A computed fold for a 257-nucleotide part of an RNA from uncultured crenarchaeote, annotated as large-subunit ribosomal RNA, domain VI. RNAcentral holds the full RNA, with entries from ENA and SILVA.
Context: one part of a larger RNA
RNA sequence: CGCGGUGGCCUGAGGGGAAGUCGCCCUUAGUACGAGAGGAACAGGGCGGCGUGGCCUCUGGUGUACCUGCUGUCUGAGGAGGCAGGCAGGGCAGCUAAGCCAUCGGGGAUAACCCCUGAAAGCAUCUAAGGGGGAAGCCCCUCCCGAGAAGAGGCCACCACCGUUUAGGGAAGGGCGGCCAUAGAAGAUGGCGUUGAUGGGGUGGGGGUGUAGGCAGCAAGCCGCAAGGCGAGCUGUAAGCCCGCCACUCCCAAUAG
Numbered sequence: 001c002g003c004g005g006u007g008g009c010c011u012g013a014g015g016g017g018a019a020g021u022c023g024c025c026c027u028u029a030g031u032a033c034g035a036g037a038g039g040a041a042c043a044g045g046g047c048g049g050c051g052u053g054g055c056c057u058c059u060g061g062u063g064u065a066c067c068u069g070c071u072g073u074c075u076g077a078g079g080a081g082g083c084a085g086g087c088a089g090g091g092c093a094g095c096u097a098a099g100c101c102a103u104c105g106g107g108g109a110u111a112a113c114c115c116c117u118g119a120a121a122g123c124a125u126c127u128a129a130g131g132g133g134g135a136a137g138c139c140c141c142u143c144c145c146g147a148g149a150a151g152a153g154g155c156c157a158c159c160a161c162c163g164u165u166u167a168g169g170g171a172a173g174g175g176c177g178g179c180c181a182u183a184g185a186a187g188a189u190g191g192c193g194u195u196g197a198u199g200g201g202g203u204g205g206g207g208g209u210g211u212a213g214g215c216a217g218c219a220a221g222c223c224g225c226a227a228g229g230c231g232a233g234c235u236g237u238a239a240g241c242c243c244g245c246c247a248c249u250c251c252c253a254a255u256a257g
Base pairs, nucleotide, nucleotide: 004159005158006157007156008155009154010153014145015144016143020050021049022048023047024046025045026044033038051103052102053101054100055099059097060096061095062094066090067089068088069087070086071084072083073082074081075080092244105141106140107139108138113133114132115131116130176257178192179191180190181189198253199252200251201249202248203247204246205245206243207242208241209240214237215236216235217234218233221230222229223228
């Protein structure tokens, strides 16, 4: 922009796509064939390589969220921390491949080619009229985009009946402002907005580290005339710390406009 305005859902003209590809084994079958030696195929089943698409349950990677151990230095010591991804051991979610899943099957019209019937040409002939088969290829089913498909489509719902001018207001609905993420470079997209669980907090679940700090007991030894003091570390008690996940809960913010 197109037929008043608005919102939602479609149709599918048309376009795009790996709509996969290759191999091995079993069976067919020691069959057909062949004197023998040898030795298939159609159909069916199983497995694998590569490619493509998707996913993260498993196996791993990463995991500068997180937990733990250790080093240097600084905060007087302990504790707890800062700095160096400091080094090392683990590691949820997410992302990911080396991991997992799928990549199936059918229909139609045909090519070369093979046929049927069959004249011209009493025969013959797949062809001249007519008919049947026949490819990993073409079209469709299947996946994606798609009404600028300007021949601009359809359905449903909502608002609104005329025309001109001026001033003011303003419907359906949308946007802004607000809280966000299954979205994300920005736009866009999607959700929520008190008639509310959208984010934060809290609580519970689930999970990661691996037993915190404190207290108590022990302790190689060192110092000290002695009394005693110091002491890495070990043990007991007991976890502690943390969470991008799943719930619950209006405590906080989604108010007002």